[in-house]
Context: one part of a larger RNA
RNA sequence: UUGGGCGUAAAGGGCUCGCAGGUGGUUUGUUAAGUUGGUGGUUUAAUCUCUGGGCUCAACCCAGAGUCUGCCAUCAAAACUGGCGAACUUGAGUACGAUAGGGGAUAGCGGAAUUCUCGGUGUAGCGGUGGAAUGCGUAGAUAUCGAGAGGAACACCAAUGGCGAAGGCAGCUAUCUGGAUUGUAACUGACACUCAUGAGCGAAAGUGCGGGGAGCAUACAGGAUUAGAUACCCUGGUAGUCCGCACCGUAAACGUUGUAUACUAGUUGUUGGUGGUUUCAACGCCAUCAGUGACGUCGCUAACGCAUUAAGUAUACCGCCUGGGGAGUAUGCUCGCAAGGGUGAAACUC
Repeated sequence: UUGGGCGUAAAGGGCUCGCAGGUGGUUUGUUAAGUUGGUGGUUUAAUCUCUGGGCUCAACCCAGAGUCUGCCAUCAAAACUGGCGAACUUGAGUACGAUAGGGGAUAGCGGAAUUCUCGGUGUAGCGGUGGAAUGCGUAGAUAUCGAGAGGAACACCAAUGGCGAAGGCAGCUAUCUGGAUUGUAACUGACACUCAUGAGCGAAAGUGCGGGGAGCAUACAGGAUUAGAUACCCUGGUAGUCCGCACCGUAAACGUUGUAUACUAGUUGUUGGUGGUUUCAACGCCAUCAGUGACGUCGCUAACGCAUUAAGUAUACCGCCUGGGGAGUAUGCUCGCAAGGGUGAAACUC
């Protein structure tokens, strides 16, 4: 390479946008590049296959035919793919009406709680543990009441629930703003799908500069435990956690399941629409669209399980895998302030 795979055995890129590339709905006309057929030329010889012949046979040798799957020219066909032209509306988008939402950004506001400060009451303990001790407290702690400061997080509602491409998003209000769903079927008329390179986003930790610092808490200190205890437990405690700007670019970034489209039994819960039925109204019932769960038939699977939210049946495109260790290491290149990231071997060994 051919071929086989990627939920859990090796393997889906963290996510999105998107140029090139690949692929592409329905009808019709035309063209003839691909495609199909005919004819001609060329395709050295030997080899190979078949037929016949020559050495007494065979190996071997000779002759003829075939093969040489290709290329070129020419004639024809027009179903399919492609090119060009015309048209269509179901894919896609737009418009208009409605709906739900912790989607995003900025500003303001709120109450509970912890800590601290001040004041009142009050007195000998508090705290902590398996038990203690370090620690705090007669310079008045803990407890309790009142006032104030400051930072961070938003109990109940809360859900198997909602939104977002993913990361993620939750007190309340206002402003700005992205997307989705549904209904109408008015408009455009294939404008689509996927996407190497590229661009943007991307938890936590970490980094730089400037703020902030209540609680928590790597490091660190002390007390215990222990044979030891550089730990687990306790008392403290600095970075950090928070905000602004700029980096970093990784995670069990997981549904360990790439994106898009179509098709293939049902039952049941729930979220948001729409239509019908019913009603004074609401509820309910039926149908349908979009999401999100549980179960389950066919089918699939090594099994577990998946099962209209597929791991079923198919198509298009991208990414990735090829025994374990060595190793996500070395080296080179590249990105980064650094920490490190990306790309990524081999010897050797089993």
Small-subunit ribosomal RNA, central domain from a metagenome, 350 nucleotides, folded computationally.